[in-house]
RNA sequence: UCGCGGGAGAGUAUCCGGCCAGCAGCCGGGUCGCCGAAGGCGCAACAAACCCGGAAACGCUCAGGCAAAUGGACGGCGA
Numbered sequence: 001u002c003g004c005g006g007g008a009g010a011g012u013a014u015c016c017g018g019c020c021a022g023c024a025g026c027c028g029g030g031u032c033g034c035c036g037a038a039g040g041c042g043c044a045a046c047a048a049a050c051c052c053g054g055a056a057a058c059g060c061u062c063a064g065g066c067a068a069a070u071g072g073a074c075g076g077c078g079a
Stems, first nucleotide, its partner, number of pairs: 001079004006074001011032001013031007033066003039062001040060003046053001
């Protein structure tokens, strides 16, 4: 790197618009609440001595996500 398999959390909230015969369904956006495991950002020791550096499964929640599916950090097996 490739293949197979495992893999958590939190709203099927609410309002508006579009498609539509339609109050069903689908799509997009706003608002409120929430989650922490794509990505991103922050820092202790240390270093430096004006600033600039500096890890994570910790912190933030910008991004992302909150029925299922998809995705998914990180493990397992095989090549």
RNAcentral holds the sequence, with entries from MGnify.
This is a predicted structure of a 79-nucleotide RNA (Glycine riboswitch aptamer) from a marine sediment metagenome.
It matches the Rfam family "Glycine riboswitch aptamer". Rfam links the family to the GO term glycine biosynthetic process. About the family: This family represents the bacterial glycine riboswitch.